[in-house]
RNA sequence: CGCGCAGACCGCCUUAUCGCUUCAACUUGUUGAAGAGGAAAGUCCGGACACCACAGAGUAGCAUAGCGGGUAACGCCCGCCCGUCGAAAGGCGAGGACAAGUGCAACAGAAAGCAGGUACAGGUAAUGCUGUAGUGAAACCAGGUAAACUCUAUGCGGUGAAAUUCCAAGUAUAUCGGCAUUUAAGGGCUACUCGUCCGUUGUCGAAGGGUAGGAAGCUUGAACCAAUGAGCAAUUGUUGGUCUAGAUAAAUGAUAAGGCCCCACCACAACAGUGGAGACAGAAUCCGGCUUACAGGUCUGCUUUUUUU
Numbered sequence: 001c002g003c004g005c006a007g008a009c010c011g012c013c014u015u016a017u018c019g020c021u022u023c024a025a026c027u028u029g030u031u032g033a034a035g036a037g038g039a040a041a042g043u044c045c046g047g048a049c050a051c052c053a054c055a056g057a058g059u060a061g062c063a064u065a066g067c068g069g070g071u072a073a074c075g076c077c078c079g080c081c082c083g084u085c086g087a088a089a090g091g092c093g094a095g096g097a098c099a100a101g102u103g104c105a106a107c108a109g110a111a112a113g114c115a116g117g118u119a120c121a122g123g124u125a126a127u128g129c130u131g132u133a134g135u136g137a138a139a140c141c142a143g144g145u146a147a148a149c150u151c152u153a154u155g156c157g158g159u160g161a162a163a164u165u166c167c168a169a170g171u172a173u174a175u176c177g178g179c180a181u182u183u184a185a186g187g188g189c190u191a192c193u194c195g196u197c198c199g200u201u202g203u204c205g206a207a208g209g210g211u212a213g214g215a216a217g218c219u220u221g222a223a224c225c226a227a228u229g230a231g232c233a234a235u236u237g238u239u240g241g242u243c244u245a246g247a248u249a250a251a252u253g254a255u256a257a258g259g260c261c262c263c264a265c266c267a268c269a270a271c272a273g274u275g276g277a278g279a280c281a282g283a284a285u286c287c288g289g290c291u292u293a294c295a296g297g298u299c300u301g302c303u304u305u306u307u308u309u
Base pairs, nucleotide, nucleotide: 002304004302005301006300007299008298009297010296012259013258014257015256016255017254018253020035021034022033023032024031025030026029037280041291042290044289045288046287047286048285049160050159051158052157056194057193058192059191061156062155063154064153065152066080067079068078069077070076081095082093083092084091085090096151097150101149102148103145104144118133119132120131121130122129164216165215166214167213173207175206176205177204178203179202186198187197188196189195223242224241225240226239227238228237229236230235260278262276263275264274265273
């Protein structure tokens, strides 16, 4: 140098014209500011928040599983140990328990589990009583396997922004059926049981009728950036600074010119020229993770089997 490993960042840029959404100011139609991501994706985990009167106990079900730390919390992240892959830097982890129990292991072998017993040898009153060989991954108080069933420890109420709250408008309980009128029937918490609460002319269902409008939730946050202290690190303290979409059938764009990155040709190399081309992809309550997708480019650190100097 190259291959590789780990991490971070950019991922078209500039100018001009026109257009869209929100907010503010007023000059009431002008000006100014802002306007889709590192994954906005998957809906897989964990929460904030809202409602279920309070959300109790048990069972079922699901999840996690070395030791310690971080975090609001986690099935996430960090450090160490152990195991495994790699030459290494590093990657991955299914990492509690096999005397609580039940299973599974083809073929080969006499035989694959609590019992036996092939061949040879030794020994005994006698007996697989003892040893060797042979088959096999595994054959004497057997071992392997639990991302086999299971057991142990710990944890988990449900629903989801179409949650939910308020306002306005409008209408029909005139009908039918079941149950009950005893704190009943019925319903909620909850997948089930117990328990508890609502219900005291009610409740469940059918059929029918009215409404589909507006506001809030809605973006100031477990927020982000910089410096500095603590810590191996994840992370966290202090100080200073910033405000960065809020749509509702769904805005965040279109056109023109130039430039830049990349690919091909000319060509052995460079400049110029010509042609092509610029990834994955699009907020919808918000946040912390994990997983998946990604043309091309830049930076930092580390390793070094083989090759060159």
A computed fold for a 309-nucleotide RNA from Flavobacterium silvisoli, annotated as Bacterial RNase P class A. The gene name in the source record is rnpB. Its Rfam family is "Bacterial RNase P class A". From the family's description: Ribonuclease P (RNase P) is a ubiquitous endoribonuclease, found in archaea, bacteria and eukarya as well as chloroplasts and mitochondria. The RNAcentral record of the sequence draws on ENA and Rfam. NCBI's taxonomy places the organism under Bacteria, Flavobacteriia, Flavobacteriales, Flavobacteriaceae, Flavobacterium.